Predicted 3D model of a 1510-nucleotide RNA (small-subunit ribosomal RNA) from an uncultured bacterium. The RNAcentral record of the sequence draws on ENA, Greengenes and SILVA. It matches the Rfam family "Bacterial small subunit ribosomal RNA". Rfam links the family to the GO terms ribosome and structural constituent of ribosome. Model confidence (mean pLDDT): 85 of 100.
RNA sequence: AGAGUUUGAUCCUGGCUCAGGACUAACGCUGGCGGCGUGCCUAACACAUGCAAGUCGAACGAGUUGUUUAUAGUAGCAAUAUUGUGAACAGCAAGUGGCGAACGGGUGAGUAACACGUAGAUAAUCUGCCUUUCAGACGGGGAUAACUCAGGGAAACUUGUGCUAAUACCCGAUGAGACUACGAGGGGGGACCUUCGCAGCCAAAGGUGGGCGAAAGCUCACGCUGGAAGAUGAGUCUGCGUCCUAUCAGCUAGUUGGUGAGGUAACGGCUCACCAAGGCUACGAUGGGUAGCUGGUCUGAGAGGACGGUCAGCCACACUGGGACUGAGAUACGGCCCAGACUCCUACGGGGGGCAGCAGUCUAGAGGCUUCGGCAAUGGGCGAAAGCCUGACCGAGCGACGCCGCGUGGAGGAUGACGCCCUUCGGGGUGUAAACUCCUUUCGACCGGAAAGAAGGCCCGGACUCGUUCCGGGAUUGACGGUACCGGUGGAAGAAGCCACGGCUAACUCUGUGCCAGCAGCCGCGGUAAGACGGAGGUGGCAAGCGUUAUUCGGAUUUAUUGGGCGUAAAGGGCGCGUAGGCGGCUAGGUGCGUCCGGUGUGAAAGCGCUACCGCUCAACGGAGCGACUGCACUGGAUACGGCUUGGCUUGAGUCCGGGAGAGGUGAGUGGAAUUCCUGGUGUAGCGGUGGAAUGCGUAGAUAUCAGGAAGAACACCAGUGGCGAAGGCGGCUCACUGGCCCGGCACUGACGCUGAGGCGCGAAAGCGUGGGGAGCAAACGGGAUUAGAUACCCCGGUAGUCCACGCUGUAAACGGUGGAUACUAGGUGUGGGAGGUAUCGACCCCUUCCGUGCCGCAGGUAACCCAUUAAGUAUCCCGCCUGGGGAGUACGGCCGCAAGGUUGAAACUCAAAGGAAUUGACGGGGGCCCGCGCAAGCGGUGGAGUAUGUGGUUUAAUUCGACGCAACGCGAAGAACCUUACCAGGGCUUGAACCGCAGUUCACAGAGGAUGAAAGUCCUUGCCCCUUCGGGGGGUACUGUAGAGGUGCUGCAUGGCUGUCGUCAGCUCGUGUCGUGAGAUGUUGGGUUAAGUCCCGCAACGAGCGCAACCCUUGUCACUAGUUGCCAGCGCGUCAUGGCGGGGACUCUAGUGAGACUGCCGGCGGUAAGCCGGAGGAAGGUGGGGAUGACGUCAAGUCAUCAUGGCCCUUACGUCCUGGGCUACACACGUACUACAAUGGCCACGACAACGCGUCCCGGCACCGUGAGGUGAAGGUAAUCGCUUAAACGUGGUCUCAGUUCAGAUCGGAGUCUGCAACCCGACUCCGUGAAGCCGGAAUCGCUAGUAAUCGCGGAUCAGCACUUGCCGCGGUGAAUACGUUCCCGGGCCUUGUACACACCGCCCGUCACACCACGAAAGUCGGUUAUACCAGAAGUCGCUGGCGGAACCCGUAAGGGGCCAAGGUGCCGAAGGUAUGGCCGGUAAUUGGGGUGAAGUCGUAACAAGGU
Repeated sequence: AGAGUUUGAUCCUGGCUCAGGACUAACGCUGGCGGCGUGCCUAACACAUGCAAGUCGAACGAGUUGUUUAUAGUAGCAAUAUUGUGAACAGCAAGUGGCGAACGGGUGAGUAACACGUAGAUAAUCUGCCUUUCAGACGGGGAUAACUCAGGGAAACUUGUGCUAAUACCCGAUGAGACUACGAGGGGGGACCUUCGCAGCCAAAGGUGGGCGAAAGCUCACGCUGGAAGAUGAGUCUGCGUCCUAUCAGCUAGUUGGUGAGGUAACGGCUCACCAAGGCUACGAUGGGUAGCUGGUCUGAGAGGACGGUCAGCCACACUGGGACUGAGAUACGGCCCAGACUCCUACGGGGGGCAGCAGUCUAGAGGCUUCGGCAAUGGGCGAAAGCCUGACCGAGCGACGCCGCGUGGAGGAUGACGCCCUUCGGGGUGUAAACUCCUUUCGACCGGAAAGAAGGCCCGGACUCGUUCCGGGAUUGACGGUACCGGUGGAAGAAGCCACGGCUAACUCUGUGCCAGCAGCCGCGGUAAGACGGAGGUGGCAAGCGUUAUUCGGAUUUAUUGGGCGUAAAGGGCGCGUAGGCGGCUAGGUGCGUCCGGUGUGAAAGCGCUACCGCUCAACGGAGCGACUGCACUGGAUACGGCUUGGCUUGAGUCCGGGAGAGGUGAGUGGAAUUCCUGGUGUAGCGGUGGAAUGCGUAGAUAUCAGGAAGAACACCAGUGGCGAAGGCGGCUCACUGGCCCGGCACUGACGCUGAGGCGCGAAAGCGUGGGGAGCAAACGGGAUUAGAUACCCCGGUAGUCCACGCUGUAAACGGUGGAUACUAGGUGUGGGAGGUAUCGACCCCUUCCGUGCCGCAGGUAACCCAUUAAGUAUCCCGCCUGGGGAGUACGGCCGCAAGGUUGAAACUCAAAGGAAUUGACGGGGGCCCGCGCAAGCGGUGGAGUAUGUGGUUUAAUUCGACGCAACGCGAAGAACCUUACCAGGGCUUGAACCGCAGUUCACAGAGGAUGAAAGUCCUUGCCCCUUCGGGGGGUACUGUAGAGGUGCUGCAUGGCUGUCGUCAGCUCGUGUCGUGAGAUGUUGGGUUAAGUCCCGCAACGAGCGCAACCCUUGUCACUAGUUGCCAGCGCGUCAUGGCGGGGACUCUAGUGAGACUGCCGGCGGUAAGCCGGAGGAAGGUGGGGAUGACGUCAAGUCAUCAUGGCCCUUACGUCCUGGGCUACACACGUACUACAAUGGCCACGACAACGCGUCCCGGCACCGUGAGGUGAAGGUAAUCGCUUAAACGUGGUCUCAGUUCAGAUCGGAGUCUGCAACCCGACUCCGUGAAGCCGGAAUCGCUAGUAAUCGCGGAUCAGCACUUGCCGCGGUGAAUACGUUCCCGGGCCUUGUACACACCGCCCGUCACACCACGAAAGUCGGUUAUACCAGAAGUCGCUGGCGGAACCCGUAAGGGGCCAAGGUGCCGAAGGUAUGGCCGGUAAUUGGGGUGAAGUCGUAACAAGGU
């Protein structure tokens, strides 16, 4: 520090996801040791049991126990025992009294608040214990608990009687001083402070110990009272800070203030009476939700964000709600009263309880410890002290919960063991790893030694400054713990796992599985070769842990202060006026609020940072010092800038004067053209409308035409990216009223400015209300067409509406998709309005300038497109708005509206994208250019018939398999009777039908003969060679075993090779350079030209490669060479005749070498080019004809059955042999062919002319036989020699005469021939007979542009035979017609355009309906929570009143009694829970209902993307 993910690829926008850190964690697997930390986040749910707050006898009385002692009695001779009483000491428990219990400990429910934090205030306060200081402590009195006695009660507890003490209580005295009132003086702005005077009022307690003393008493320490001060703690008040929500916008009656009174420690509506009507709020009141706050913690570069567990400060709470009492302090966790819920006891009358203290239990939960030890240390309470108490605390225990440290061994050890894994079978990996050798012993185990933490307190003695002092001595105090630590013994001995390995992300193979099982954080893996699932081996990472999950910060500049945006990605308000607010020109003075500098205080400690610091062996941890704590307050200073204030200025803004343009607005009037209607005339059969029609109108006279009239609406030409307006918008002409703008002048005001949340106004069309108006047009609606349908597009009609007036609505792609203002930053060129200059007859042109409106373009900007002085550039100010897509501009709520609806505006759920711009393709019922038997023009066919053949389907035991649009279907198959053959049935074989290695055995092998059998096969008999020392060895054959053969079994979607196709189309690319952020572009586009990316020219390109062309073969002409088997002109011989013979090379021909054609020549066109057109010559002319040749690639095209091959599968069978059958089936359907339907013909007779080829297991002459197929005999031929081999159409002559025929030949019957082991299924051919359909073929469709189509025959491959009607490949014979042209159909090439396509239009994609699931809204209701208001009733309790019951202290009185005071009781205000009633808000649930989302293969259509077919 980034990465993955939208695309075919690219850049951008944008979300999602990951890598990091953290954690009071939990879960899974695993687990050796120690240190330091830490441990109910959920139910502030409920709690058994024990403990957590007592202490003081030096405050007090009584009791009791023990010891000692005194005394009296009793018993006893006595020792002694015992009883009573007293005293002392020590202890015990209850009580009176004091102090503490308000601390410490827990929890975070409530609380959005002066609760907390920070800085202040208290001149508005209190403060026990503690410190300092001043003054004092005198004299009296009456009770009461305990206890006793008598009662009540189950208990808790309680009543009465009697007695007693105090540091308990009361009265009086004293009063420095405090307090209160008044007066006077001083200070202060003031509230007030202070001094003096006077008056009133207010205190107390002693006990023990030490010293002195005979005692009284004095004194010291402790305690008590009143004051002053301090310290500490607390109360109150204030500034600032402190979460979300405006779908909470208004809240408030003690409310805000005053006066007076009450109350409080204290200010105060804190409370009350009266008076006034205020107070708070957009700088967010009020309401709702959530939450203890902070120091800090985590993260982050920081700014921030999230959090507030442990530790520390503050607050709040203590079963829930209310209340006071006591007290210095509480409205009191382990106190009290009342109400409520829960729970326990009960004798049913009544009582008890409160773990959010420490342990522990139950429950909830994914989840959290011991009912431990000790007061040794630190701290707290009480005490004079010893000491007691202390679940605070210190320790130990449990939990890998976290952090830190250590170990599980170290060194050597093989070209490298075993095992396991992989393998190309060679080897490689695990791997120096192990074994083995040498060594060490941390930790753990065992044995032994052994701390620090201890300071104090007590006792004794001493010193002085006499103290909570110091010094010396003595006996003591440790829970942890015999722990840390140290030493010893022994032996590598007891100690490694977890996760991952497709990319991100470090780490790869085998195997199993087969869209299954499963994985997954995102992208995504899995459908038979999975590095992604499971296992294994290996590897990577971390390590006593490792992974996962949850949460949080980061990455995320993805809320942007630092640090983002808004033309098209999400985002500028429809426009203006303007309030608050924000911002604001030049200049001078003042102030010093902001701002800046210095100082002071504070910012607790801990934490954080630093330190060659210190202590635990290190670290974690702990200690020390320094820093930081970015803050707040006070204070001194500075005055540039901002603010405030005073004054000035003119350039911003405005006013004035003079001109100017304009569809700016409102109202009134007015004009002509057109349309329709009405009236009349002329006139007759149609008009109208469309792609074509029809509906419609018209003989009751339309349309057309003429004249007249009526009505409403809109204003042609001018007219212009011209004008005006803020926008919406504004268009005949005239008038009236009226807004704004521009130019010139530079007179006036003097910053008066800009923006603008709310607010107010304007605001197209449609729509609504009331009343008019209504010609044309025209939603709805009707009809006609179109169509599969057509609730549309087209046509004929037609109502609202469109128009006017008034009122509403308030929205638009209200768009420049671009808020307003100001300033600055190259230009060029139009156009509208004005001014000036120059020059003129003239502003005609030209130049300058201001304002508006367009285009082009530089810098700059931008993701790009593009913008570019009219900015989307550079800056400032203000407003509005955005933060992934869908859900959704929806729901709910509010506001507005008559309604329609508008405005504000979510969530659940769901997706891994949705988007912008540009690129390359592909596509378009987009455009341009151009090709092709593509169409057209022609000729002949197919589709109908019969047959052949292939295919589908069906059938079958099997009908083997493959090929499926073009580009499968007379295709693989250049030839299925057996074989072939892969299929089926049956019979056999098992190292096998062929080949090969090794080992062992054998002569069982081959061959011959026999048996059996359909054959294959099986069985029987016989049966090797060479050498030899005669033991044996070698070779061969066979058998057995093992390695392994074999498979037309699967996968052409694992492959090679080969092939088809686009397409013989003209294309496809590269290097370097250049352009672009990039994908890419350029080149290859453009202008011409060509069959061609063929060539020329131009050009940021220059070159090059694969294709094109040429080179190759063949054919067409000629020459040369060579003449046998070919040829025969001339010469000769011979024959009935024939190159038959001698000869010949002239010719044909053969087959080799050459020539020839190149737009070379001429003319024209073209650009002086490329080239095109015409011509000459030539056998041939513009690639002469034909062939071979097939670029980059496409179709997962075809082929595992030609062959090869990975993987998988079979192995007495999916191999192999054999017999027979099948591939030849047959209701049908399709393709490809043949033959026909006849007279351009059929038949008969006679006659003529080829070429390519083939032949020894062969071609076979010729002769004879047969009607014939053919047969018999047999010459020649290994071939320019012989044969196949008569070519046929054709010609001549004859016959048939338009008919199912003398056409056609299927089918069937009979008889034969040939091949072959064998023609039944299932061959071909011959002869005789039979003589079907068919009379030219619907929709549709195919081939062909010249020696072509058409037509005629011939040959060959395969082959025993089978293609003489038929397939295929070739050969020759005869031999046409037509092409105007490129609009249309099909295919293709180039350029361009649009695109939401990229599996690429056979694409993409929308909505209803149906089904399943999910969340949400509405809803008669119903249930709950919360809150408010009114009323009822009113516990405890404070306060007030009363107080007749009761009462010791004081007063009067001898007393009785009275007074005073207290006070039970009563009563009043307030008052919690409760009740009744009515609302608000929130939530749960609900018949039914609404849309939404999601879901491989449902239905209907085709809306959008191309001009998407309107």